[in-house]
């Protein structure tokens, strides 16, 4: 040069002028508000709501079964199913990428069609015919050899089928084969030996070898599991009508109490409808936090500790913006100067915070891999 992988940052500046909104102050008021002054004012995902939490309310524990998450190891966080790393498998020439990743020797199930057979399988097509036996023939030692064809019979190596065929290569070994038998792989044990925290590698040793795959099938194993939900809740201020009814219970009974059931302890206390009358107006919650930023020191890393500086939306029908210059950035035109045109991407906080999925026009920078070319 060309193709290609990880990771990051930005997704618009300045300036005028006009408007919106929170805060802090000042002054003015006909108490309805008006005018300066300073300060902030929409995301990397605000989204989906799919985890885990802070926070608020419901007083609850402990047992056994049901249910639900999660799954390789070791760290890291409040904590997660998050995220680092590293191990194992599978993809790629490779940088890397993906992993729903405990267990098939507890049990059931599934593996269509094809095929002889799909997990203590199995003979199409084929190989053999030693033994044993029938024919046919030579032969000559006159009852044995040899030969041909075939029976009985042997076998799963070779081809087929299939997405997969009950280990592979090689060599002995047989009538022809077969882990039969031996070597190498491979595959199972192991209270062996290195390294490693570990998961695992690597080596020894044994064993001819347990019947393939699937658990994101049902199942076994191992940790974990209250709900709801900012319209969550608190407070304040007001206003009224309950001399209302009906059932059930009023015991030792009975209802509630954090997945659901059933036990055992504890707290609480009556429940279930109809009818009718009041108010629904203000406050805080509401934004100083598991914070942000910069820079030290430890660590692969995640991340933790320190110093140091900063406060960076808080609406309630819900503001966070309009124009005009210009630069800056795409897009066409031009030989060029330079002129036109566009502000274009996904996409708008509503209690907060960690994640993780999604969705993203176009620019930039960093580090790796391949391949061509030339020095």
């Nucleotide at each position: 040069c060309g193709a290609g992988a990880g990771g990051u940052c930005u997704g618009g500046g300045u300036g005028a002028u006009c408007g919106c909104u929170c805060c802090g102050g000042a002054g003015c008021u006909u108490c309805g508000g008006c005018u300066g002054c300073g300060g902030g004012g929409a995301g990397g995902a605000a989204a989906g709501u799919c985890c885990g939490g802070g926070c608020u309310c419901c007083a609850c524990g402990g047992g056994c079964c049901a249910g639900g998450g999660u799954g390789g190891u070791u760290g890291c966080u409040a904590a997660c199913g998050g995220c680092a790393a590293c191990c194992g498998g599978u993809u790629g020439u490779g940088a890397a990428a993906c992993u729903a990743g405990g267990g098939a020797a507890a049990g059931u199930g599934c593996c269509a069609c094809a095929g002889a057979g799909a997990a203590u399988a199995g003979a199409c097509c084929g190989c053999c015919u030693a033994c044993g036996u029938u024919c046919g023939g030579a032969g000559c030692u006159u009852g044995c050899u040899c030969c041909g064809a075939g029976c009985c019979g042997g076998c799963a190596a070779g081809g087929g089928u299939g997405a997969a065929a009950c280990g592979g290569u090689g060599c002995g070994g047989u009538a022809a084969g077969a882990g039969c038998g031996c070597a190498c792989c491979g595959c199972g044990g192991u209270u062996c030996c290195u390294g490693g925290u570990g998961a695992c590698a690597g080596g020894g040793c044994c064993g001819g070898c347990a019947c393939g795959g699937u658990a994101a099938a049902c199942c076994c194993c191992a940790c974990c599991c209250g709900g709801a939900g900012a319209a969550a809740g608190a407070c304040c201020a007001a206003a009224u009508a309950g001399a209302g009814g009906a059932g059930c219970a009023u015991u030792c009974a009975g209802g509630c109490g954090a997945u659901g059931g059933c036990c055992c302890g504890c707290g609480c206390c009556g429940c279930u409808c109809c009818c009718g009358g009041g108010u629904a107006g203000g406050u805080c919650g509401u934004u100083c936090g598991a914070g942000g930023u910069c820079g030290g020191a430890u660590g692969c890393g995640a991340a933790u500790u320190c110093g140091a500086u900063c406060c960076c939306a808080g609406a309630g029908a819900a503001a966070u913006g309009g124009u005009c210059a210009u630069c800056a950035c795409c897009c066409c035109c031009u030989u060029g100067c330079g002129g036109g045109g566009g502000c274009c991407a996904c996409a708008g906080a509503a209690c907060c915070c960690g994640g993780c999925u999604u969705a993203u026009a176009g620019g930039g920078c960093c580090u790796c891999u391949c391949g061509c070319a030339c020095a």
A computed fold for a 375-nucleotide RNA from a Planctomycetota bacterium, annotated as Bacterial RNase P class A. Its Rfam family is "Bacterial RNase P class A". Its family is annotated with ribonuclease P activity, tRNA processing and dimeric ribonuclease P complex in the Gene Ontology. Rfam describes the family as follows. Ribonuclease P (RNase P) is a ubiquitous endoribonuclease, found in archaea, bacteria and eukarya as well as chloroplasts and mitochondria.